[in-house]
RNA sequence: UGCAGCAUAGCUCAACUGGCGAGAGCGUUCGGUCCAUACCCGAAAGGUUAUCGGUUCGAUUCCGAUUGCUGCAA
Repeated sequence: UGCAGCAUAGCUCAACUGGCGAGAGCGUUCGGUCCAUACCCGAAAGGUUAUCGGUUCGAUUCCGAUUGCUGCAA
C1' cells in the first nucleotide's frame, strides 16, 4: 500500500433471504429457600446495535465513507 473479515448489555455470543416492543448464558441488584453462607428457584435493572450519511413504508441486517481490531499478500 492492496484485499478480506469483525465491531450488538459489564464479559462471551445470538438475531434464519430487511418486518412488530433486539434476546441467551455468566455477572450485578432484589426476593424466596437455609440457623447462616454457598448451591438452587423467581424477578428486575442494564443497549443512541462503533460513528456519519444514503436506499426503503420500515435497517442490527442492504449501500457508501470514516474509526478501531484481526488475518493474508507485497
Annotation: The prediction has a mean pLDDT of 81. Predicted 3D model of a 74-nucleotide RNA (transfer RNA) from a Lachnospiraceae bacterium. Lineage of the source: Bacteria > Bacillati > Bacillota > Lachnospirales > Lachnospiraceae. Its Rfam family is "tRNA". Rfam links the family to the GO term triplet codon-amino acid adaptor activity. By type it is a transfer RNA.